[in-house]
A computed fold for a 705-nucleotide part of an RNA from a Candidatus Woesearchaeota archaeon, annotated as large-subunit ribosomal RNA, domain II. The RNAcentral record of the full RNA draws on ENA. The prediction has a mean pLDDT of 81. Its Rfam family is "Archaeal large subunit ribosomal RNA". The family is grouped with related families in Rfam's "LSU clan".
Context: one part of a larger RNA
């Protein structure tokens, strides 16, 4: 891992609701007795009266409306008014109660107490068992090849006045050295099995604080420790075993047959609460009542202070400029002084320009609310109310409107949609983007989106644009593509020039006063400053740019000729180009395309579980005809299938039961019936009852492989 078998809402007590049944202003007994399914037992419990802390006091045959029904004013139940009891109060008044249905049994849903659906801690406490491992200590034993070094002391010789000292020998010290046994376990990570927790290599130590055999002592908040919270039997920041014990777990995992109906919430408030739970809201089921209810649209009325807008309508901010006034203000100037002038400032006023979530003289749309109509729905019972059962209280995306943030697939709010709990078609793929809400089958028509091939349908049509493979991407972090520039190209609308000849080219001229004056070494159109006149002309600057030391020279403006038809300029728009940079080679889905790209228009077709038709199933309502419906997680409710046993009914079986295998039929499914084979002795049906009643998951348990 697979297979088989096992494996999880149970029992008692009490309370509560519903259903069924008995009796009923009553209902029931319990223990117990007993002649033991009878009966006895009435203690006791609930109900028939409440209010008050208590003392205590203590409730009616009232009237009106009215559903079903019918005799059309009667009317169970129901609704309202009035009244009554009691407590408080001086009273007014207020609270609770009152016009009588309960109780017992069974079944089911729920609650509480218990292990309480099942498995799961780490832990806490109590009593015992452990020092055959290991730590320390005590007693008693054992062991340490070989070699090296050569302390003290001593002897001889030398030496000294005597010591000291020197040399040679002797000697054999040391938590000395090398190293075997022994002890340890530093490095490397080669190898290896798995009844494991090693081997190897290399390394440390080896006469000592050495190693070791046997015996003994210390015990769990305790021991022992050259101290690492080490060790105390492969267990140690408190051993092990048993018990308390099914500890507790708001946490994790698991929780077993089918179908039908409805179908959520991730919000608000409280909680040492944010992994939970209680209440409300939302969901389901049932009942009561009995006539309206109302999403939507339209019309009318009311409400509002947002978007926008505004600024002598307020508060605040704020540009430029003009005028007036004032000053005990600053600076400057004039004046002998008084004083005056200018400017800055202050203040006031006119014009002008601009803003605000916490400004508003104004002010929409939408919204909210009321009324009416239409529509929808309702006596086949809506709306409302009550009772019982939940789940949930981690939410998320898109769009619109806000707060925070440089931003985010960010965060935090309001509204709405969808996902959650939603399949199908499109978007290459893709929870929430577009279309569209799936009972079943068949056929057709469309939606979004598409129609060259992959790939169903136009190599469709008309008119234009693009030459960049731009593009062939609705959008959804599917990346975004800016400012700026372009004599790339198309379109629209203007200005100016133009057959009295424009624009470009070509031919010719482009002069004189004059080298203007100043400055300067020089300054002659052309370093710089000032001025910028006059004349001749078709035209020609006291000079547009090169150039010279300064001149010269070239050129331009300007004019004529030639040529012959549009030229030039501005604004706006379409498409395109540059701007444009990322790490493996690479993405329009791909191929590929000059349209199969882009813009505007036209006609067809394809395309879904949508819509339509036909047939069928089920649900609700109904007598029927029929009408409406049938996506669904958590959850609620309803009906059914199956297993084991018991009672009952009816049966089957050695002429072949159960089980197993194959096939066939039936049913919406759980399932069920039959045939054949195998097997070799029990099995089933009807109506009920009782449950250790359904397996794929729990690192589930046991076994097999």
């Nucleotide at each position: 891992g697979c297979c088989a078998g096992g494996a999880a809402g149970u029992g008692u007590a009490u309370c509560u609701a519903a259903g069924u049944g008995g009796c009923a202003a009553g209902g029931g007994u319990a223990a117990u007795c007993a002649u033991c399914a009878a009966g006895a037992g009435g203690a006791c419990c609930c109900g028939a009266a409440g209010c008050g802390a208590a003392a205590g006091c203590a409730a009616g045959a009232u009237c009106c409306c009215g559903c079903a029904g019918u005799u059309c004013a009667c009317g169970a139940g129901g609704g309202g008014a009035a009244a009554g009891g009691u407590a408080u109060g001086a009273a007014a008044a207020u609270g609770c109660c009152u016009u009588a249905a309960g109780u017992c049994a069974c079944u089911u849903g729920g609650a509480u107490a218990c292990g309480a659906c099942c498995c799961g801690a780490a832990g806490c406490c109590u009593a015992g068992c452990g020092a055959u491992c290991u730590a320390a200590c005590c007693c008693u034993g054992a062991g340490u090849a070989a070699g090296g070094u050569g302390a003290a002391g001593c002897a001889a010789g030398g030496g000294u006045a005597a010591c000291a000292c020197c040399u040679u020998g002797u000697g054999g010290a040391g938590g000395c050295c090398u190293g075997a046994a022994g002890a340890g376990g530093u490095u490397c990570u080669a190898c290896g099995g798995g009844c494991a927790a090693g081997u190897g290599u290399u390394c440390u130590u080896c006469u000592a604080a050495c190693u070791u055999g046997g015996g003994g002592u210390u015990a769990g908040g305790g021991g022992u420790a050259a101290a690492a919270a080490g060790c105390c039997a492969a267990u140690c920041g408190a051993g092990c075993u048993a018990g308390g014990c099914g500890a507790u777990a708001g946490c994790u995992g698991g929780u077993u047959c089918c179908u039908g109906c409805u179908g959520a919430a991730a919000u608000u408030g409280g909680c040492c609460u944010u992994a939970g739970u209680c209440a409300a809201g939302u969901c389901c089921u049932g009942a009561a009542c009995g006539a309206g209810a109302u999403a939507a649209u339209u019309a009318g009325g009311a409400u509002u202070g947002u978007a926008g807008a505004g600024a002598u309508a307020c508060g605040g901010a704020u540009u430029g400029u003009g005028g007036g006034u004032u000053u005990a203000g600053g600076c400057a100037c004039c004046g002998a002084a008084a004083g005056g002038u200018g400017u800055c400032g202050a203040u006031u006023u006119g014009c002008u320009g601009u803003c605000c979530a916490a400004c508003u003289c104004c002010g929409a749309a939408u919204g909210u609310u009321c009324u009416a109509a239409u529509g929808u729905u309702g006596u086949a019972g809506a709306c409302u109310u009550c009772a019982g059962g939940a789940a949930a209280c981690g939410g998320g995306u898109g769009c619109c409107c806000g707060g925070g943030g440089u931003a985010a697939g960010c965060u935090u709010g309001g509204g709405u949609u969808c996902c959650g709990a939603g399949a199908g078609g499109g978007g290459a793929a893709c929870a929430a983007c577009c279309c569209a809400g799936a009972c079943u089958a068949u056929g057709g028509u469309u939606a979004a989106g598409g129609c060259c091939c992959c790939u169903a349908a136009a190599u469709a049509c008309c008119a234009a644009c693009u030459a960049a493979g731009u593009g062939u991407u609705a959008a959804c972090g599917g990346g975004u593509a800016a400012a700026a520039a372009g004599u790339a190209u198309c379109c629209a609308c203007g200005g100016c020039c133009u057959c009295a000849g424009a624009c470009a080219g070509c031919g010719a001229g482009g002069a004189g006063g004059u080298u203007g004056g100043c400055u300067u070494a020089g300054a002659a159109g052309c370093a710089g400053c000032c001025a910028c006149c006059c004349u001749u002309u078709a035209a020609a600057a006291a000079g547009u740019g090169c150039g010279u030391a300064a001149c010269a020279g070239c050129u331009u403006a300007c004019u004529c000729g030639u040529c012959a038809a549009g030229g030039u300029u501005g604004u706006g728009g379409g498409u395109c180009u540059u701007g444009a940079a990322g790490a493996u080679g690479g993405a329009c889905g791909g191929g590929a395309c000059u349209a199969a790209g882009u813009u505007g228009g036209u006609u067809g077709c394809c395309g879904a579980u949508a819509c339509c038709a036909u047939a069928g199933a089920c649900u609700a309502u109904g007598a029927a005809a029929a009408u409406a419906g049938u996506g669904g997680u958590a959850a609620g409710c309803a009906g059914g299938c199956u297993u084991u046993c018991c009672u009952u009914u009816a049966g089957g079986a050695c002429a072949g039961a159960a089980g197993c295998g194959u096939c066939u039929g039936c049913g919406a499914a759980a399932g069920u019936a039959g045939a054949c084979g195998u097997g070799g002795a029990c099995c089933u049906u009807u109506a009920g009852g009782a449950a250790u009643u359904g397996a794929g998951a729990a690192u589930c348990c046991u076994g097999g492989c």